[in-house]
RNA sequence: GAUAAGGGCAAACUCGCAGUAAUGUGGGGGCGCAAAACCUCGGGACCUCUGUAGGGAGGUCGGCCGGGUUGCCGAA
Numbered sequence: 001g002a003u004a005a006g007g008g009c010a011a012a013c014u015c016g017c018a019g020u021a022a023u024g025u026g027g028g029g030g031c032g033c034a035a036a037a038c039c040u041c042g043g044g045a046c047c048u049c050u051g052u053a054g055g056g057a058g059g060u061c062g063g064c065c066g067g068g069u070u071g072c073c074g075a076a
Base pairs, nucleotide, nucleotide: 001073008033009032013028014027015026016025017024018023031063037069038068039067041066042065043064044061045060046059047058048057049056050055
């Protein structure tokens, strides 16, 4: 980061499985993404438990944001 090239990933929805749940995962399916590759370091949202409350404990989300690491191509 371009009307480039080769490609990559895969939203909603749906079927199966796991989980109390958020959600994850396999198949189908493509909304989109120049890191929509990886990492919970900070923030945030969501779920479960607990407490009269302030709060606390555990978990989920990397396609919520910031940050870190790595990767393909090479016009301006």